[in-house]
RNA sequence: GGGCGUAUAGCUCAGCUGGUUAGAGCGCUCGCUUCACACGCGAGAGGUCAACGGUUCAAGUCCGUUUAUGCCCA
Numbered sequence: 001g002g003g004c005g006u007a008u009a010g011c012u013c014a015g016c017u018g019g020u021u022a023g024a025g026c027g028c029u030c031g032c033u034u035c036a037c038a039c040g041c042g043a044g045a046g047g048u049c050a051a052c053g054g055u056u057c058a059a060g061u062c063c064g065u066u067u068a069u070g071c072c073c074a
Stems, first nucleotide, its partner, number of pairs: 001073007010026004019057001028044005050066005
């Protein structure tokens, strides 16, 4: 330099053929339970969907560029 992937919550990841509110597990906070802790139960907080632009009535999802990262080729 060329090609193919990945980027969504603190972490690991779903999100189908674009559609009504962006979700799960773990973690965190609070409450219940306990003498106390753990386990268990209940509730809650936490997101610029990597960035910018485009298409569309509507974009996490489609298109372009860029950034980061992984693999392959030279």